[in-house]
Context: one part of a larger RNA
RNA sequence: GGCGCAUGGUGAAUGCCUUGGCACUAGAAGCCGAUGAAGGACGGGACUAACACCGAUAUGCUUCGGGGAGCUGUACGUAAGCUUUGAUCCGGAGAUUUCCGAAUGGGGAAACCCAGCAGCUUUAAUCAGCUGUUACUAUAUAGUGAAUUCAUAGCUAUAUAGAGGUAGACGUGGGGAACUGAAACAUCUCAGUACCCACAGGAGCAGAAAGAAAUUUCGAUUCCCUAAGUAGCGGCGAGCGAACGGGGAACAGCCCAAACCAACGAGCUUGCUCGUUGGGGUUGUAGGACUGAACAUUUGAGUUACCAAAGUUGUUGAUAAUCGAACAAUCUGGGAAGGUUGGCGAAACAGGGUGAUAGCCCCGUAGGUGAAAUCAAUGACCCUCAGUUCAGGAUCCUGAGUACGGCGACACACGUGAAACGUCGUCGGAAUCCGGGAGGACCAUCUCCCAAGGCUAAAUACUCUCUAGUGACCGAUAGUGAACCAGUACCGUGAGGGAAAGGUGAAAAGCACCCCGGAAGGGGAGUGAAAUAGUUCCUGAAACCAUGUGCCUACAAGCAGUUAGAGCCCGUUAAUGGGUGAUAGCGUGCCUCUUGUAGAAUGAACCGGCGAGUUACGGUAACAUGCAAGGUUAAGGUUUAAAAGCCGGAGCCGCAGCGAAAGCGAGUCUGAAAUGGGCGUUUGAGUAUGUUGCUGUAGACCCGAAACCAGGUGAUCUACCCAUGUCCAGGCUGAAGGUGCGGUAAAACGCACUGGAGGGCCGAACCCGUGUACGUUGAAAAGUGCUGGGAUGAGGUGUGGGUAGCGGUGAAAUUCCAAACGAACUUGGAGAUAGCUGGUUCUCUCCGAAAUAGCUUUAGGGCUAGCCUCGGACGUAGAAUCAUGGAGGUAGAGCCACUGUUUGGAUGAGGGGCCCGUCAUGGGUUACUAAGUUCAGAUAAACUCCGAAUACCAUUGAUUUUUAUCCGGGAGUCAGACGGUGAGUGAUAAGAUCCAUCGUCAAAAGGGGAACAGCCCAGACCACCAGUUAAGGUCCCUAAAUAUAUGCUAAGUGGAAAAGGAUGUGGAGUUGCAUAGACAACUAGGAUGUUGGCUCAGAAGCAGCCAUCAUUUAAAGAGUGCGUAAUAGCUCACUAGUCGAGUGAUUCCGCGCCGAAAAUUUACCGGGGCUAAGCAUAUUACCGAGACUGUGGACUUGACCUUUGGUCAAGUGAUAGGAGAGCGUUCUAAGGGCAAUGAAGCCAGACCGUAAGGACUGGUGGAGCGCUUAGAAGUGAGAAUGCCGGUAUGAGUAGCGAAAGAUCAGUGAGAAUCUGAUCCACCGAAUGACUAAGGUUUCCUGGGGAAGGCUCGUCCUCCCAGGGUUAGUCGGGACCUAAGCCGAGGCCGAAAGGCGUAGGCGAUGGAUAACAGGUUGAGAUUCCUGUACUAGUUGAUGAUGUUUGAGCGAUGGAGGGACGCAGGAGGCUAAGUUGUGCAUCCAGUUGGAAAGGGAUGUUCAAGCAACGAGUCAGUCAAUGAGUUAAAUGCUUAUUGGCGGGUUGACAAGUUGUGAUGAGGACCGAAAUUUAAGUAGGGAAGCAACCAACGUCACACUGCCGAGAAAAGCUUCUAGUGAGUCAUCAACUACCCGUACCGCAAACCGACACAGGUAGUCGAGGAGAGAAUCCUCAGGUGAGC
Repeated sequence: GGCGCAUGGUGAAUGCCUUGGCACUAGAAGCCGAUGAAGGACGGGACUAACACCGAUAUGCUUCGGGGAGCUGUACGUAAGCUUUGAUCCGGAGAUUUCCGAAUGGGGAAACCCAGCAGCUUUAAUCAGCUGUUACUAUAUAGUGAAUUCAUAGCUAUAUAGAGGUAGACGUGGGGAACUGAAACAUCUCAGUACCCACAGGAGCAGAAAGAAAUUUCGAUUCCCUAAGUAGCGGCGAGCGAACGGGGAACAGCCCAAACCAACGAGCUUGCUCGUUGGGGUUGUAGGACUGAACAUUUGAGUUACCAAAGUUGUUGAUAAUCGAACAAUCUGGGAAGGUUGGCGAAACAGGGUGAUAGCCCCGUAGGUGAAAUCAAUGACCCUCAGUUCAGGAUCCUGAGUACGGCGACACACGUGAAACGUCGUCGGAAUCCGGGAGGACCAUCUCCCAAGGCUAAAUACUCUCUAGUGACCGAUAGUGAACCAGUACCGUGAGGGAAAGGUGAAAAGCACCCCGGAAGGGGAGUGAAAUAGUUCCUGAAACCAUGUGCCUACAAGCAGUUAGAGCCCGUUAAUGGGUGAUAGCGUGCCUCUUGUAGAAUGAACCGGCGAGUUACGGUAACAUGCAAGGUUAAGGUUUAAAAGCCGGAGCCGCAGCGAAAGCGAGUCUGAAAUGGGCGUUUGAGUAUGUUGCUGUAGACCCGAAACCAGGUGAUCUACCCAUGUCCAGGCUGAAGGUGCGGUAAAACGCACUGGAGGGCCGAACCCGUGUACGUUGAAAAGUGCUGGGAUGAGGUGUGGGUAGCGGUGAAAUUCCAAACGAACUUGGAGAUAGCUGGUUCUCUCCGAAAUAGCUUUAGGGCUAGCCUCGGACGUAGAAUCAUGGAGGUAGAGCCACUGUUUGGAUGAGGGGCCCGUCAUGGGUUACUAAGUUCAGAUAAACUCCGAAUACCAUUGAUUUUUAUCCGGGAGUCAGACGGUGAGUGAUAAGAUCCAUCGUCAAAAGGGGAACAGCCCAGACCACCAGUUAAGGUCCCUAAAUAUAUGCUAAGUGGAAAAGGAUGUGGAGUUGCAUAGACAACUAGGAUGUUGGCUCAGAAGCAGCCAUCAUUUAAAGAGUGCGUAAUAGCUCACUAGUCGAGUGAUUCCGCGCCGAAAAUUUACCGGGGCUAAGCAUAUUACCGAGACUGUGGACUUGACCUUUGGUCAAGUGAUAGGAGAGCGUUCUAAGGGCAAUGAAGCCAGACCGUAAGGACUGGUGGAGCGCUUAGAAGUGAGAAUGCCGGUAUGAGUAGCGAAAGAUCAGUGAGAAUCUGAUCCACCGAAUGACUAAGGUUUCCUGGGGAAGGCUCGUCCUCCCAGGGUUAGUCGGGACCUAAGCCGAGGCCGAAAGGCGUAGGCGAUGGAUAACAGGUUGAGAUUCCUGUACUAGUUGAUGAUGUUUGAGCGAUGGAGGGACGCAGGAGGCUAAGUUGUGCAUCCAGUUGGAAAGGGAUGUUCAAGCAACGAGUCAGUCAAUGAGUUAAAUGCUUAUUGGCGGGUUGACAAGUUGUGAUGAGGACCGAAAUUUAAGUAGGGAAGCAACCAACGUCACACUGCCGAGAAAAGCUUCUAGUGAGUCAUCAACUACCCGUACCGCAAACCGACACAGGUAGUCGAGGAGAGAAUCCUCAGGUGAGC
């Protein structure tokens, strides 16, 4: 280390439970609000953070009832109280009810700020305080009242009403999508849906016929069933889809306008019209007015409409309550309600609780009783309201820009259609009862009705809510998102999104006390039935992590199992036991998608839980049941518990068909008519309900888009714009212009100086981002280092605003619009759609495919057919072989049998060339061409004179088999693969492709082929330590022959390959030579004419050409090679000898050889190895499979029988798929059971069953649970890159986020990290100091150390407790306005709403009164000390005024406020430096130094007064004009006086004072050990230099881009009218902010993050400088 066992941890499944949900039933209720709602903010308790309750009368107040002993909520603690004089508690009615919110006095960033008026209160007075009131709109009334006489608008007052919320529901109306479906899409559909908006009610809408119909007509509306998926509409596609009639629920009818009459009023045209009120009157067989006549005081109705309206009283109910029967003993036990025994109640055995399961213990239940007060329903009384009929037919009335028509639309089921009816827009435009409308174009007849005014309950829809209940609903991953302090935590700028999380016990009896430990925690003790029930505590599974132990393991190669099996250990559900497993054989996971996967193709880290064919309504088939020529009800009624039952016959299906239909009918249609023909009858079974299969419409098996549309939310990022502020060290260059000189007639021009322009130059801050390196699970979701570009401009930046998605913005890149933009985000339509991918959960039995055809915007989809299955029918019709008979044109074959192709020859017309020649068609010739014919030879998928084998058709027989066909339900399949054969394409390539045919795989395991879907053998129901074989094998691995016989091979051929090559070898031939001596070898010869001739420089056998004879010979070429300049030389052919038997050539066949080079490793027999253990032929034996046989068993189907079974026969591989039978889970009903003597669940075990599964025993556990038979389903998981939770692995690995620490001491349980000290180091235009935004207590003190802190920690920005922010003058408000926003009236717009006047809000700007020092642990321009200033009140003194008018003074007039940029010069100061000035201190540790050295310090404000560099400027008087009134003001014109600085205004600053003060180096106590450099004391205080970016001051100069507004302030009148002013003193002076961080550990970046963050001060040396380096003050040493 592996397996097993035991014991634990972690973890939370499972079981049990339920306070919470879900779905409904019945009843009630269906609104709240200016008398201030809904919803909130902030408060209220003795201690109080939250929830609940309440509101300054605050955990409550008053009263009326109930109730009767305890109470002060959740919340169990302490304290303090209340209560029989009736508390707490429950119910009715009241009181109070801060602030926000319609929010309503004005404003506003909701819960805040600021007011007016009246009254009260307070103060000496101001200030401050309290109560009430003050919004807008509409209507009504009244008053007042412009332009403009009357009048009106307007204004004012009073009264009444409205406003806003909601219940995410229901209703009506105004607007109104898209995805989707149509397999695309446009009419259409989705759908008048979603959504937006307006308004209303408890309901709403509709509604009493200008209706529906077509009959003996009906008689408002609404809703249900039916009619009916009918009539119809419809790219007549997808789809959409009535009405009449019938059956029910509920029922209810009325009022005006008009005619006419009367009264009043108005107008004028003076007798008419109009208005108001009252009477009258309300319809179609027309009615009414009008005229005339008659009758009657009964009856009806009512507080809802019609239709007016008060009161009394009874009853019932609601909102609190109350009475309410009946049990004991004993056993077990911690506990009795359980068991046993014996009783009792019941108008009560619903339910809950009580220490286990209770009719009789408690609360209750059945049944009775009950209300001071409020409300509801209902009855009675009182009361209130209302006339009816007839006759007449003259006149009058009966709803006008209406009906209707044209055009354009919409809605009606009805898409423009023949399109009625209804509604709207627009243009036209009637009739008047002798009238008008409708009946689906229109007309006639007939019928029905009376428009252009209005109201109307019930039956219907829904449920935020209250009460009482119910459930074959859930039970903590379920059920609401939420059982729990949940719309919470958290995320987001926002709209919006949105969790997790239940259980101690009967009772806290929640562990006193002791021990260890700093603590946490643990061990004892104790409580308890139990503590392995000890506070996320019932049960306590698995993954995962441990401890102990039995067996095994250190030569071993492994989908890890399985089969055999020794050894060791143990001892059982007692069984041929259990654990382990040396060794051996065999053996490449699961799923999916595929022709095909161990696949290196997909998916899964592991475990647990959750997780997918359901439901409704139609259709269809089968089965079951009832009734049957009939079957059956729907809505509804009744009864009820939400039932069953009973009633209900409307309607539906069937009983009759035919025809397009009228229609006829056992027939009918066709037709003039059928002898006919078609469809029917003859042959009759349906219907209702249930279950199951499939299907249609619905999301329809589950998960999954990118997208489309609607309504909202976003410009805190970024783009552009608007308003108002602010920033840019330093250096360089030197434009225009000017001045002077020169020059010119004058100019021009030149030189010098001056000057200071510029999208100028260099370069910091600042902005940007060129290159590169790093970084890339970062320090950082865009940075860092180095380098770089711009840096007075089209510049950067702050604050406040604007522009919004069918859009904005864009110096333009498809750029940006909150880390995402070719169309943001968010919610909804919505479960969009997905011919696509993935997934789809228990078992067994029977059968079992396809990958083809046709069509398809079709090719990876679909439909029909083919092939499968199940049921029924039929009944041999099917298949195979043989026999017989057929048609055919393939293989083959053939070419005088055709059509083509084609080689050679013969013949050869014709044509061409050449020659001759004629009057001329001519003649000759030809190495040209060549038809036809002919000979020989070829050739064909689209040739055939021929022509098989197979296959196909048929027949009747025979044999063997059992199919075939038809009807109906259900499918799947349309990607196929390889092998053999026959073809095509290709290259007679492909593991290529496409057909035909057969086989296998697919969907098939087993044996062989080393391994190896498709090859060979063979088709697995199960078992066997039986037998026989197949393919293939028999030396070893490895079962079986080292078999037999005969050959072959020598190459390891076997055990990879071609053209080609070879004297490999065996066999069979053919043909030479050979004892008359062959072949090979050796010896010898190989000659002569002749150097043949020619050629040649030469050519002699041998450069070349021609010829190639002859002679001698045994033989010898006018020469086979080598060789020479040419000869020569060597050699061959040929010949003889020696030798002595075969030797050449060639053809075919068998087996071999060469040809033969690749990459990790032999690697081309499976290996060893083999000369057979190779190859060929023949033979025998053996091995060899799940085949066959044997034995036993299971199941299916069929037949038969002696039928709760048996016998026989045939069978039982299987994917998609069809059919059948079962197991298990949850719940329900009934029956019958178990359980504290221990249910479920969990753990373990060697038991049973063919499987899913089922028992039993022990342990744990501590309260429920099985069985049988039926029923109902949220009913079975291993995979969906599934969801949620837990736990591993990687791994003690990467990392620990820019940077200097060391030593000593202290504290402490513990110190690298905390504190102190001493050195050292870093920043120093910052890493210092201030301040805005933002944060919101982080600030200070004391304590702590679980978690956070990337280590540690005694420490902290962490946790706990306590404390801390003090203002007339600082910032904001009580002052002003900019951009912009809101906006009375107003204008516009379907609605919502948009714009905007008056007016208001709104700083980033204007205005505005305090300085220095000290002080705390933490606050200071705020407290204190000192010295001031602003506005007011009162008093004192003084002055002035009171009609001879002091003073104030507009919401009016005017001035002023009031404004750009650049540049240069000057004054001054801050700051700094220096000093032989002055003061204090030091002299130490090596050496030196003393008229000397070192260190430190040498300072002060506002206010008041004086002076003031300088800059700018006219002033006074009179008369006109203007200034919407007036003006003495202002502007301007004219005239006159004075004056160009001795005048006025402004102005930094200086001096004095403030200051006999403050501060100050330094010195320095007591205290008690400690936190003291504290309290206290306190010197000097001069001069010079330099000098700002500060200030004078936008003052001056220059320039062009020409540079806010309003108020405060000053002044003028209009006006007001008795006080006012100065000095001094006293008093008054409101609200908010104020701590702390603030270039950062506190802000924005998810972090204690190398990033970002506006403004101010910013010292010294060197330096031009804010560059850079080193240092002050000050800060820091970076959390391994």
The prediction has a mean pLDDT of 83. Large-subunit ribosomal RNA, half A from Lentilactobacillus parabuchneri, 1680 nucleotides, folded computationally. The organism belongs to Lentilactobacillus, within Bacteria.